A computed fold for a 107-nucleotide RNA from Halarsenatibacter silvermanii, annotated as Glycine riboswitch aptamer. Its Rfam family is "Glycine riboswitch aptamer". Rfam's curators write: This family represents the bacterial glycine riboswitch. Its mean pLDDT, the model's own confidence on a scale to 100, is 83. Lineage of the source: Bacteria > Bacillati > Halanaerobiales > Halarsenatibacteraceae > Halarsenatibacter.
């Protein structure tokens, strides 16, 4: 199920930050170097919680349990990093809306 999660496409909306300086070239631009910036492609990091190891306390004793300490695992983002990408326009752009297809309850 008159189709959720998830995925792909179409249409529309969609922010931020130097049209920076220098050199070279095939010279509307491209490539490289330098400094300054942005965060909303992508990517990295991470809280509580949960799980586990060791350990302390609790107990007549032991185990279990409970509470605590510590180490590790798992664990989210629009937070954060600024690797990548970007800083006139074009392009791109998380996300949102409408819609088509895949999917089939994995929510």
């Nucleotide at each position: 199920u008159u189709g959720a999660a998830g995925g792909a496409g179409a249409u529309g909306g969609g922010a931020g930050a130097g049209u920076g300086c220098c050199g070279c070239c095939u010279c509307u631009g491209g490539c490289g170097g330098c400094c300054g910036c942005c965060g909303a492609a992508g990517g990295g990091g991470u809280a509580a919680g949960c799980c586990g190891g060791c350990u302390g306390u609790u107990u007549u004793u032991c185990u279990c349990g409970a509470c605590g300490g510590u180490c590790g695992g798992u664990g989210a983002a629009a937070c954060u990093c600024u690797c990548a990408g970007g800083c006139a326009g074009c392009a791109g752009g998380a996300c949102c809306a409408u819609u088509u297809c895949c999917g089939g309850a994995c929510a």